RNA sequence: AGGCCUGUAGCUUAGGGGUCAGAGUACUACUUCGACAUGGUAGUGGUCGUUGGUUCGAAUCCAACCAGGCCUA
Numbered sequence: 001a002g003g004c005c006u007g008u009a010g011c012u013u014a015g016g017g018g019u020c021a022g023a024g025u026a027c028u029a030c031u032u033c034g035a036c037a038u039g040g041u042a043g044u045g046g047u048c049g050u051u052g053g054u055u056c057g058a059a060u061c062c063a064a065c066c067a068g069g070c071c072u073a
Stems, first nucleotide, its partner, number of pairs: 001072007010025004018056001027043005049065005
């Protein structure tokens, strides 16, 4: 320098144009127990990497950029 992959909750991640962005874990409250652990119920937490474009409508499609990883030279 060129090419490819990834970026979504504190962490691990699902979702590949329309419905409210979901799960596990973590955290908070209550509860179970004589107590702790475990278990149960409820709740909090997301400007979907950034900017622009396409579209009636974008986390999803396109472009550039940013960050990380891999390959070639």

Transfer RNA from Candidatus Tremblaya phenacola PAVE, 73 nucleotides, folded computationally. Its Rfam family is "tRNA". Rfam's curators write: Transfer RNA (tRNA) molecules are approximately 80 nucleotides in length. It is annotated as a transfer RNA. The RNAcentral record of the sequence draws on ENA and GtRNAdb. Its mean pLDDT, the model's own confidence on a scale to 100, is 82.